[in-house]
RNA sequence: CGCGCAUCACGAGCGGUGGAGGGAAAUGGCCCUGCGAAGCCGCGGCAACCAGUGCGAAAGCACCAGGUGCCAAUUCCAUCAGGCACGCGGCCUGAGAGAUGCGGA
Repeated sequence: CGCGCAUCACGAGCGGUGGAGGGAAAUGGCCCUGCGAAGCCGCGGCAACCAGUGCGAAAGCACCAGGUGCCAAUUCCAUCAGGCACGCGGCCUGAGAGAUGCGGA
């Protein structure tokens, strides 16, 4: 970067610093937060995309944990389209957007 592919129901927190915000953006909900938000630092942890190793014809599987990533809530939920249900905040699928990894330009 209006690029391609894969995944997004699982999992994993403490301390220090910092001071008021945070949950991507907009709107609406809902939630977290002075019993201390974001950011930064340290340590710890989760996972296993890439790398590595082994097996295999391949698909793939296993091991490992070097490079990333991540550690409230489904990607917190809705928004657009379609469907189901329906005395009333319901549900399902898809799209879009976003995140992460790998690749490409």
Predicted 3D model of a 105-nucleotide RNA (SAM riboswitch aptamer (S box leader)) from Miltoncostaea sp. Of the family's consensus pairs, 97% are formed in the model. The sequence was found by an Rfam model in a public genome assembly.